[in-house]
Molecule: c-di-AMP riboswitch aptamer (ydaO/yuaA leader)
Organism: Armatimonadota bacterium
RNA sequence: GACAAUCAGGCGCCGAAUCCCACGACGUGGGAGCGGGGGACCCAGUUUUUGGGGUGAAGUCCCGAGUCAUCGGGGCGAGGUGACCUUUUCCACCUUAACCCGUCAGCUAACCUCGCAGGCGCGGCGAAAGGGCUG
Numbered sequence: 001g002a003c004a005a006u007c008a009g010g011c012g013c014c015g016a017a018u019c020c021c022a023c024g025a026c027g028u029g030g031g032a033g034c035g036g037g038g039g040a041c042c043c044a045g046u047u048u049u050u051g052g053g054g055u056g057a058a059g060u061c062c063c064g065a066g067u068c069a070u071c072g073g074g075g076c077g078a079g080g081u082g083a084c085c086u087u088u089u090c091c092a093c094c095u096u097a098a099c100c101c102g103u104c105a106g107c108u109a110a111c112c113u114c115g116c117a118g119g120c121g122c123g124g125c126g127a128a129a130g131g132g133c134u135g
Base pairs, nucleotide, nucleotide: 010122011121012120013119014118018032019031020030021029022028023027033116034115035114036113037112038111043106051104052101053100054099055098059076060075061074062073063072064071065070077096078095079094080093081092082091084131085130086129087128088127089126
């Protein structure tokens, strides 16, 4: 000097997954906020083994390999990031998973009910419009 790992603090990102209060206190209970599910009339609905459905951006088509499971590549579509915020746009990079219910659920007021996890980065410094903050 470089690289890697660990710990503490700070800033930031995906995501609903944050904040506050109390106590017999390191756990429990509650509240606000954000998010999900079920659930009438009306309306919608010919659909139930080819089972059906939910959270989520994660849907669909084509080609190749493989007995299958699956893997690789590509098109369209969808999602995220590029550091004050929102929108549009340009370019670049990345993602396009995973899990759950258990034969059952359209919408849905009242009502009932559930979650508040997990994971990652420490770089970047295009444009326009509208805002905001600071001086």